Record summary
Transfer RNA from a Myxococcota bacterium, 76 nucleotides, folded computationally.
């Protein structure tokens, strides 16, 4: 420099064909127990990596940047 893959809640991942963003932990109240883990059940918590483009509509399709792994090359 050049090729692939990743980027989404605090962490760890899904997200179908483009149609209203989830889950589990983990946080917060609560129930349930003598207490305390457990176990239930509520709740809360998103700039979907950043700018743009395309569309009635973009996490998702194009474009450029980035950053993070991986693989090729260059100089020496």
């Nucleotide at each position: 420099u050049c090729c692939g893959g990743c980027u989404u809640a605090g962490c760890u991942c899904a997200g179908u064909c483009g149609g209203u963003a989830g889950a589990g932990c983990a946080a917060g109240c609560g129930g349930c127990u003598g207490u305390u883990a457990a176990c239930c059940g509520c709740u809360a918590g998103g700039u979907c990596g950043c700018u743009g483009g395309u569309u009635c509509a973009a996490g998702u399709c194009c474009a450029g940047c980035a950053g993070c792994c991986g693989g090729a090359g260059c100089c020496a």
The coordinates come from a structure-prediction model, not an experiment, and the mean pLDDT is 81. Rfam family: tRNA. Rfam links the family to the GO term triplet codon-amino acid adaptor activity. From the family's description: Transfer RNA (tRNA) molecules are approximately 80 nucleotides in length. Lineage of the source: Bacteria > Pseudomonadati > Myxococcota.